[in-house]
């Protein structure tokens, strides 16, 4: 490194626009509710792609390799992808 199985953790939150299926009011513009799909902000939280910082420790040692600790920039907080790691097999 390829394949296959396992595989944690935290909000299926709130706002607002736009779209969309109905309902209810209004003489009517127009308001209220609710469903569908996006886009936006905004607070909380996780950490096991990545990144990133101390460092046990290790090494060919004066120079480097360095985490599952520690930050959350990236990511992720129904499921689905994705996943540090562990076993098989090549």
């Nucleotide at each position: 490194g390829c394949g296959c199985g396992g595989g944690a953790g935290a909000g299926g939150c709130c706002c607002g626009c736009c779209u969309u299926c109905g309902c209810c009011u209004u003489u009517a513009c127009g308001g209220g509710c609710u469903u569908u799909g996006g886009c936006g902000g905004g607070c909380g939280c996780c950490g096991a792609a990545g990144g990133a910082g101390c460092a046990a420790c290790c090494g060919c040692c004066c120079c480097g390799g360095a985490a599952u600790c520690u930050c959350u920039c990236a990511g992720g907080c129904a499921a689905a992808a994705g996943g540090a790691c562990c076993g098989c097999g090549c």
The RNA shown here (Glycine riboswitch aptamer) has 90 nucleotides and comes from uncultured Allosphingosinicella sp. Rfam family: Glycine riboswitch aptamer. Rfam describes the family as follows. This family represents the bacterial glycine riboswitch. The prediction has a mean pLDDT of 83. RNAcentral holds the sequence, with entries from MGnify.